[in-house]
RNA sequence: GCCUCGAUAGCUUAGUCGGUAUAGCGUUAGACUGAAGAUCUGAAGGUUGCUGGUUAGAUCUCCGGCUCGAGGCA
Numbered sequence: 001g002c003c004u005c006g007a008u009a010g011c012u013u014a015g016u017c018g019g020u021a022u023a024g025c026g027u028u029a030g031a032c033u034g035a036a037g038a039u040c041u042g043a044a045g046g047u048u049g050c051u052g053g054u055u056a057g058a059u060c061u062c063c064g065g066c067u068c069g070a071g072g073c074a
Base pairs, nucleotide, nucleotide: 001073002072003071004070005069006068007067010025011024012023027043028042029041030040031039049066050065051064052063053062
C1' cells in the first nucleotide's frame, strides 16, 4: 500500500424486505427478610464510531469519505 471483517446502553451483545432499537450483567426504587443475600416487580440509561449523499423515511440495509480495532496478502 491492497483485501476482508468489525464498531449498537457503564460491560457483553441481538436485530431487520429500508418502517423508527433487544436481552443479560451492572445501577436504582419497591416487595420479601430481624438484617443482608437469593428471588420477584418496576425504572433510568443509546447523537446505533464520525461525516456527507440518496430516500417521504437509513443503526445496518443503498452510495462516497474518514477514524479506530482484528485478520490476511505484498
The RNA shown here (transfer RNA) has 74 nucleotides and comes from Acrobeloides nanus. Taxonomically the source falls in Acrobeloides (Eukaryota, Metazoa, Nematoda, Rhabditida). Rfam family: tRNA. Its family is annotated with triplet codon-amino acid adaptor activity in the Gene Ontology. It is annotated as a transfer RNA.